[in-house]
Molecule: c-di-AMP riboswitch aptamer (ydaO/yuaA leader)
Organism: soil metagenome
Order: sequence, then structure tokens, then C1' cells
RNA sequence: UGCCUAAUCCCGAGCAACGCUCGGGAGCGGGGGAACCGAGCGUUUGGGGCGAACCCACCGGAACGUGGGGGCGCUGCUCCUUUGGCGCCAGCCCGACAGCUAACCCCGUAGGCCGAAUAAGGAG
Repeated sequence: UGCCUAAUCCCGAGCAACGCUCGGGAGCGGGGGAACCGAGCGUUUGGGGCGAACCCACCGGAACGUGGGGGCGCUGCUCCUUUGGCGCCAGCCCGACAGCUAACCCCGUAGGCCGAAUAAGGAG
């Protein structure tokens, strides 16, 4: 020697100095963007993007709540399947505008946390 996440690593310079800032690169991640396809759908009931963070029903003006379905994370060497336990289903952005999409173009690489951790099979 842990976790969420794309959010890690390397090089150079600086600083209030083991971290931060700026620049470059690799890796990882995201968006825009033809033909073909879609020929349908949408277009103030605006529309769209990141993300697991959604759908249906009931109460309700709404919020909250309840029930059902679905999605996501952890469970301590790692991965797959199953099983038991615990937790989440938020938040933010674009600005009248975007289906897919080769070439091509652009952008991000923040931040926030834990103190007890079930077991079986297979592989490493």
C1' cells in the first nucleotide's frame, strides 16, 4: 500500500516551497463535425451537453413523502460470476443551437472522502 471520479504520469520555469502556479508532452475523458442511414421525430410545451443520478403509480398546487421498476458505488491482492451487507440516484453547463458521422476542429485532466472491511466458484 484505502475510496468516488476521465481527473494520472513525465519535462521545463517560478513561488509564499514537497505543495501550488504557468507552459509543453504522454495517457485517460468529453464535445463539435460528411457521405450513408434515419424519411421518422423534434422545433416556448424551446432545444441540447457532462454525469449512475432515471421511469411509472399514488397523495399534493408544488415540494416532500410512499410503493414498484431501473441505474450506480463500496465490501481491503486484482479481475469475472454469484451471494450477503451498506450507501447513492445529485449537481452543473451551453445559450436559440448541434441525430449518426470519416477526415478535421475544440475542450477537460477539478474536486471531495473513509475506520471496519460477507462468503463461494473460476482465472491471475